[in-house]
RNA sequence: AUGAGGGGUGUGGGAGAGUACUGAUUACAGUCGCCGAAGGAGCAAUAGGCAAAAACUCUCAGGCAAAAGGACCGCAUCCUAAUG
Numbered sequence: 001a002u003g004a005g006g007g008g009u010g011u012g013g014g015a016g017a018g019u020a021c022u023g024a025u026u027a028c029a030g031u032c033g034c035c036g037a038a039g040g041a042g043c044a045a046u047a048g049g050c051a052a053a054a055a056c057u058c059u060c061a062g063g064c065a066a067a068a069g070g071a072c073c074g075c076a077u078c079c080u081a082a083u084g
Stems, first nucleotide, its partner, number of pairs: 001083001005080009018032001020031004033064003039060001040058003046051001
């Protein structure tokens, strides 16, 4: 001087599946049916010795009107940091 990569904050977009039934104190509890894109768990190749992924699989958790949440993506900003 630059700011790969990683993380935080703000903001915009953001799917799926019963406003199921019953009770009730207004979103709660129970029962059944379903969803996968918070989180969590599992598996391959590679490697040959440690290690070892996901948007795949499972559905513990979470969710199935609205609200909230929401992987991921864009923009802005901050922190850390590779490199010359």
Predicted 3D model of an 84-nucleotide RNA (Glycine riboswitch aptamer) from Pelosinus sp. The source organism's lineage runs through Bacteria, Bacillati, Bacillota, Selenomonadales and Pelosinus. Its mean pLDDT, the model's own confidence on a scale to 100, is 78.